[in-house]
Molecule: c-di-GMP-I riboswitch aptamer
Organism: Chengkuizengella marina
RNA sequence: UAAAGACAAGGGCAAAUCUGGUGAAAAUCAGUGGCGCAAAGCUAUAGGGGCUAAAGUGGUGACACUAUGCUAGCCAGUUGCCGAA
Numbered sequence: 001u002a003a004a005g006a007c008a009a010g011g012g013c014a015a016a017u018c019u020g021g022u023g024a025a026a027a028u029c030a031g032u033g034g035c036g037c038a039a040a041g042c043u044a045u046a047g048g049g050g051c052u053a054a055a056g057u058g059g060u061g062a063c064a065c066u067a068u069g070c071u072a073g074c075c076a077g078u079u080g081c082c083g084a085a
Stems, first nucleotide, its partner, number of pairs: 005082001012037002018031005035073001041078003047075002049071003056065003
């Protein structure tokens, strides 16, 4: 330096639920609470996947298409704590 991750140490984050708020929705913010996580740190016009469809377009209609919206605790990119093997 690269790969790797212990019955280690100091710690960290915080699922679902419930309460209040934001939003058309997906979802998200704060509190509660801990399912779990060695990156469950950061990054959404660097890439892939997924979700939603207000506005817009098409349609007689039912509906359909579409992201500039969302998801990093989906893959991924990138940065990092510790010192056993």